[in-house]
Context: one part of a larger RNA
RNA sequence: UGACGGGGGCCCGCACAAGCGGUGGAGCAUGUGGUUUAAUUCGAAGCAACGCGCAGAACCUUACCUGGGUUUGACAUCUAUCGAAUCCGGCCCAAAAGCCGGAGUGCCCUUCGGGGAAUGAUAAGACAGGUGCUGCAUGGCUGUCGUCAGCUCGUGUCGUGAGAUGUUGGGUUAAGUCCCGCAACGAGCGCAACCCUCGUCUUCAGUUACCAUCGGUUCGGCCGGGGACUCUGGAGAGACUGCCGGUGUUAAACCGGAGGAAGGUGGGGAUGACGUCAAGUCCUCAUGGCCCUUACGCCCAGGGCUACACACGUGCUACAAUGGCCGAUACAAACCGCAGCGAGCUCGCGAGAGUCAGCGAAUCGGAAAAAGUCGGUCUCAGUUCGGAUCGCAGUCUGCAACUCGACUGCGUGAAGCCGGAAUCGCUAGUAAUCCUGGAUCAGCAUGCCAGGGUGAAUACGUUCCCGGGCCUUGUACA
Numbered sequence: 001u002g003a004c005g006g007g008g009g010c011c012c013g014c015a016c017a018a019g020c021g022g023u024g025g026a027g028c029a030u031g032u033g034g035u036u037u038a039a040u041u042c043g044a045a046g047c048a049a050c051g052c053g054c055a056g057a058a059c060c061u062u063a064c065c066u067g068g069g070u071u072u073g074a075c076a077u078c079u080a081u082c083g084a085a086u087c088c089g090g091c092c093c094a095a096a097a098g099c100c101g102g103a104g105u106g107c108c109c110u111u112c113g114g115g116g117a118a119u120g121a122u123a124a125g126a127c128a129g130g131u132g133c134u135g136c137a138u139g140g141c142u143g144u145c146g147u148c149a150g151c152u153c154g155u156g157u158c159g160u161g162a163g164a165u166g167u168u169g170g171g172u173u174a175a176g177u178c179c180c181g182c183a184a185c186g187a188g189c190g191c192a193a194c195c196c197u198c199g200u201c202u203u204c205a206g207u208u209a210c211c212a213u214c215g216g217u218u219c220g221g222c223c224g225g226g227g228a229c230u231c232u233g234g235a236g237a238g239a240c241u242g243c244c245g246g247u248g249u250u251a252a253a254c255c256g257g258a259g260g261a262a263g264g265u266g267g268g269g270a271u272g273a274c275g276u277c278a279a280g281u282c283c284u285c286a287u288g289g290c291c292c293u294u295a296c297g298c299c300c301a302g303g304g305c306u307a308c309a310c311a312c313g314u315g316c317u318a319c320a321a322u323g324g325c326c327g328a329u330a331c332a333a334a335c336c337g338c339a340g341c342g343a344g345c346u347c348g349c350g351a352g353a354g355u356c357a358g359c360g361a362a363u364c365g366g367a368a369a370a371a372g373u374c375g376g377u378c379u380c381a382g383u384u385c386g387g388a389u390c391g392c393a394g395u396c397u398g399c400a401a402c403u404c405g406a407c408u409g410c411g412u413g414a415a416g417c418c419g420g421a422a423u424c425g426c427u428a429g430u431a432a433u434c435c436u437g438g439a440u441c442a443g444c445a446u447g448c449c450a451g452g453g454u455g456a457a458u459a460c461g462u463u464c465c466c467g468g469g470c471c472u473u474g475u476a477c478a
Stems, first nucleotide, its partner, number of pairs: 001478002003475003007472007015462002019426005026317008034308002042053002064303007073127001077126002079123004086103006107116003129292002132290003138286002140281003143277001145275001150189006156165003169180003195269004200237007210226002214224003240263001243257005319419001323378007335366003340359002344355004385416001390411007432454007
């Protein structure tokens, strides 16, 4: 100087408390451990691994296993020789591969001999190749403490020196934020602001959006029209403790009030200091070293990654009446669409099929929002709750759904009557609850990312648990 203390003081954070809803019990989904296996590829490991890499394993992916093949190689450059390239057909095989036949000559230069480019074949080697090892050799990227308020430097001064001072102290703040004081005076990286978005207004613009007034109408902003309104998206205004009162040291600031759409950082996002964990990643990529080179490379078929006594994490659906079922009927936002979205019509109980209009989309389509509201029914039961499991029959995608897809119909109808110890999230348009879209994607979503609808309860307080910041104290630790 740090680190640590079941030392002290001060202060924060859904840290506790006050509340609301869960997890832990059930069934299923998913990840992991374990076990099994020819293989169940590999990585991730307290917080910060475990719906994580995987924004989507039937083949492919795929790295694993078994078997069949291959050796200048699936891919790159160089040399030599030959043939342009390329296209079509047949045999064999699980395929990869192998064998055979046919068609076919182009482009550029030319001294007409030939040479060259692209591409293919053969041969030899230089080399390729490796998701093989080392993340404790590395770059890059990332997690984490933590959006915590800290981390430092120059000069000066003090100290023999390590170092200190500044950065401590008194107030204050979300903040090393600001003020005052001070052997310090300044500065840098962080904080804040500048950026995006939501909330109010003005203005400009008016199609594909809008419809107040006028007219028409097939009653649909549909048509004429309008430029008001909504909206769209450009440009501006607006909030600064600016104003008033009080407290405070005349300061910084705090408390209350006015006006205002908004008030003291207005809400949300992006933004992550010096560093810590030899944290994570050599399986994104790059890369040192080591290792393999008829194999640890490469191609193919099938299998596996989907196994199942069990254990854990994360979720979904429930256990019902604030509910289930049936009928009727409202109101979103965001997003996506041409190898696509697909209206309407017809067929089918349905998944869906057939046909086909429109739309590269403020125009057409996905599209039905659901919870809600109104009416009916059930009447407390393992039930008209719950839907697992299983049987049969189908639909769709795809070369192909046996291992191993999703969905539909009929039948079947399990556990489960609110969950022990323990444990998690959340302070407002939040929790809870209800639907909607997207990425990936042929198909496959209870996951992830995003959008809106309905919409609470509680916070006395900081004694305690956890994490953190500042000062101080002890130390046999570094």
Molecule: small-subunit ribosomal RNA, 3' major domain
Organism: metagenome